[in-house]
RNA sequence: AGCGUGGGCUACGCGAUCGCGGGUGGCCGCAAGGUCCCUCGAGGAAAGUCCGGACACCACAGGGUGAGGGCGGUGGGUAACGCCCACCCGGGGAAACCCGCGGGAAAGUGCCACAGAAACAACACGGCCGAUGGCGCGGCCACACGUGAGCCGCGUACAGGCAAAGGUGAAAAGGUGCGGUAAGAGCGCACCAGCGCUGCGGUGACGCAGCGGCUGGGCAAACCCCGCCCGGUGCAAGGCCAAGCAGGACCGAUGACCCGACCCGGCGAGGUCCAGGUAGGCCGCAGGGCCGCAAGGCCCCCGUCGCCCAAGGGCAGCGGAGAUGGAUGAUCGCGCCAGACAGGAUCCGGCUUACAGGCCCACUACGG
Numbered sequence: 001a002g003c004g005u006g007g008g009c010u011a012c013g014c015g016a017u018c019g020c021g022g023g024u025g026g027c028c029g030c031a032a033g034g035u036c037c038c039u040c041g042a043g044g045a046a047a048g049u050c051c052g053g054a055c056a057c058c059a060c061a062g063g064g065u066g067a068g069g070g071c072g073g074u075g076g077g078u079a080a081c082g083c084c085c086a087c088c089c090g091g092g093g094a095a096a097c098c099c100g101c102g103g104g105a106a107a108g109u110g111c112c113a114c115a116g117a118a119a120c121a122a123c124a125c126g127g128c129c130g131a132u133g134g135c136g137c138g139g140c141c142a143c144a145c146g147u148g149a150g151c152c153g154c155g156u157a158c159a160g161g162c163a164a165a166g167g168u169g170a171a172a173a174g175g176u177g178c179g180g181u182a183a184g185a186g187c188g189c190a191c192c193a194g195c196g197c198u199g200c201g202g203u204g205a206c207g208c209a210g211c212g213g214c215u216g217g218g219c220a221a222a223c224c225c226c227g228c229c230c231g232g233u234g235c236a237a238g239g240c241c242a243a244g245c246a247g248g249a250c251c252g253a254u255g256a257c258c259c260g261a262c263c264c265g266g267c268g269a270g271g272u273c274c275a276g277g278u279a280g281g282c283c284g285c286a287g288g289g290c291c292g293c294a295a296g297g298c299c300c301c302c303g304u305c306g307c308c309c310a311a312g313g314g315c316a317g318c319g320g321a322g323a324u325g326g327a328u329g330a331u332c333g334c335g336c337c338a339g340a341c342a343g344g345a346u347c348c349g350g351c352u353u354a355c356a357g358g359c360c361c362a363c364u365a366c367g368g
Base pairs, nucleotide, nucleotide: 004363005362006361007360008359009358010357012335013334014333015332016331017330018329020041021040022039023038025036026035027034028033043341047352048351050350051349052348053347054346055234056233057232058231068230069229070228071227072226073087074086075085076084077083088102089100090099091098092097103225104224108223109222110219111218112217125166127162128161129160132159133158134156135155136154137153138152139151140150141148142147143146174192175191176190177189178188179187193215195212196211197210198209199208200207201206238283239282240281241280247274248273249272250271251270258266259265287300288299289298290297291296301320302319303318304317306315307314308313
């Protein structure tokens, strides 16, 4: 330097003009409002709404069990999690490293397409065998001379034995080799795989060693079994205020209300109060923490501006998205010239998905 692996950062910048949502202030205005200045104004994913919580209301309030749902190697982290970290096991890679929806198939049920004899406890398609029994032939032997109590040999494959090799399949029930046998077979042995027991190491998943009988296919993202967890609905939650119309109570032609209080006078049919609550409005709702019933106060962090200074700093002001038909944009110029994916809607912790260009760190193998 190029290739590869893992992780992190950034997310066009600056200036000008116009415009938009929130907040404070000045001026004008009785008010509604107008106008001017200042200041704050989306993301790493704001997204999907997939998990876990906070918060709110409803339900239940103790214990157990069941239904339904979720999770599932081990140890830790966390408010919690299906998230994160480390490790184990299995798979991939030469390595850095990556991937795993990773409890139980010896509780039971079910399924295993096509092919194949057979898909799980039995079976034998093409085959192998001739040890044993049967049958046939021959020999030995015996005699009553054409028969067989027995013995031997050959043949047959009827009873039977076998599952090694062949064929099918994703998978055929441990694998390879030697021995063994009539042929074979964990039938015996060696090594390997698996299972169990023992010992050692590890918190543990598990690893290593020895021994044993030899071994009982896969699928649980099929039912199921085991262990653990789980009330429901979501800010359109929920709370507060509250027109108009309708409702209720009381007063009112023996004159209410109104004409500023009282009297007189005038007028002449409504008036007062209440509850729920619609339209509508406000809160919930905004940097962090503490105090307070609340209004609010205090402290801290960050940004910005002002003042003071012995130049180290100190003091004070202002601000920290909060919309609700829902604001953060447009144009121009410069920066080679491109600038993606995309935008809050109660908040927080995660996961997943989308993403142009650029930068940084660590590591692997090879070369120098």